This is a predicted structure of a 351-nucleotide part of an RNA (small-subunit ribosomal RNA, central domain) from an uncultured marine bacterium. Its mean pLDDT, the model's own confidence on a scale to 100, is 85.
Context: one part of a larger RNA
């Protein structure tokens, strides 16, 4: 190489768009490169193969034969694949209707609570635990009425719902925008699929500037527990967490299941379309799309759990990745990064 895996053993890139590439839907006609055959030629000689001989025999050596197979050339064959050219609509995208959704982005705005701040009541304690201290409080605390202030979040409704490539997205209102989905018919006519490189996007933490800070809070200080307690409880309490403008590029980024097509029993929810039946107009049923879920095997699959029309069945295309374990995601190099790092990623040696 062939081959054998990737849901939990090792192994799907976080996640998408997309070059080159590699694969491609019907139906004609042309070519005749791939493909397939004739037929010449060539692959020196030894060597290998077969017969048959010599040295008593084998190694050895001698003589004949003979392919397979590659390379050239030319003659034909046309089913696939390729090119040309023409044509079709079943994939693909478009119009057109109508339809759902926490998709993004942006700008306004509500109320509840916490917090502090002023003013009333009001007078001793509150707060904290398994128990307690630390801490707050007669300079009036805690409770409570009224009022201001600012920051974050976004109770019910809320769901195995829903939207979105993933990350992810929840008071409400407007603007702007991107999508999914049905339907019937019309248009273009294979415009399609994967995707190495390469681009975008990318939770929290971190960074870098400037803002901003009620609550919460790594670090720190204080109480306590303890044999100690750099901790678990309690009292503070800063970066932080928020909000612009740029950075980083990680995650158990998870369905531990790559993308996309076609085929293979069911049964029951649900969320949203369409057609239809009844209908006390409340709603039902029943058909058929596309999401999500749940039972369960019929069949198949799996080492086993499990999977199971949302496959881990049964195929096809494309691309990623894996080859004992530990060393090690470590060293070195190189590339990105302000830095934290991060992506590529090894052997020595042991078992």
């Nucleotide at each position: 190489c062939u081959g054998g895996g990737c849901g939990u053993a090792a192994a799907g890139c976080g996640u998408c768009c997309g070059u080159a590439g590699c694969c491609g839907g019907u139906c004609u006609g042309g070519u005749a490169a791939g493909u397939c055959u004739g037929u010449u030629u060539u692959c020196a000689a030894a060597u290998a193969c077969u017969a048959c001989g010599a040295c008593u025999c084998a190694a050895u050596c001698g003589u004949a034969g003979g392919a397979a197979g590659g390379g050239a050339a030319u003659g034909g064959a046309u089913a696939c694949u390729g090119c040309c050219a023409a044509a079709c609509u079943a994939g693909a995208a478009g119009a057109u209707u109508g339809u759902g959704g926490a998709g993004g982005u942006a700008a306004g705005u509500g109320g509840a609570a916490u917090u502090u701040c002023c003013g009333g009541u009001g007078g001793a304690g509150c707060g904290g635990u398994g128990a307690a201290a630390u801490g707050c409080g007669u300079u009036g605390a805690u409770a409570u009425c009224g009022g201001a202030a600012g920051g974050a979040a976004c109770g019910c409704c809320a769901a195995a719902a829903g939207c979105g490539a993933a990350a992810g997205c929840a008071g409400c209102u407007u603007a702007c925008u991107a999508u999914g989905c049905a339907a019937c018919u019309c248009u273009u006519g294979a415009c399609g699929g994967u995707g190495a490189g390469g681009g975008a996007c990318g939770a929290a933490a971190g960074c870098u500037u400037g803002g901003g800070u009620a609550g919460c809070a790594a670090a720190c200080g204080g109480g306590a527990u303890u044999a100690g307690a750099u901790a678990c409880c309690c009292c503070g309490g800063u970066a932080g967490u928020c909000c612009a403008a740029g950075c980083c590029g990680u995650a158990a980024a998870u369905g531990a299941u790559g993308u996309c097509u076609g085929c293979u029993a069911g049964g029951u929810g649900u969320a949203u379309g369409u057609u239809u039946c009844c209908u006390a107009c409340g709603g039902g049923g029943a058909a058929u799309g596309u999401g999500u879920g749940c039972c369960g095997u019929a069949a198949u699959c799996u080492a086993a759990c499990g999977a199971g029309u949302u496959a881990a069945g049964c195929a096809g295309a494309c691309c990623g990745c894996c080859u004992g374990u530990g060393u090690a995601g470590u060293a070195u190099a190189u590339u990105c990064g302000c830095a934290a790092g991060a992506a590529u990623g090894a052997a020595a040696c042991a078992c």
The full RNA is in RNAcentral, with records from ENA and SILVA. Its Rfam family is "Bacterial small subunit ribosomal RNA".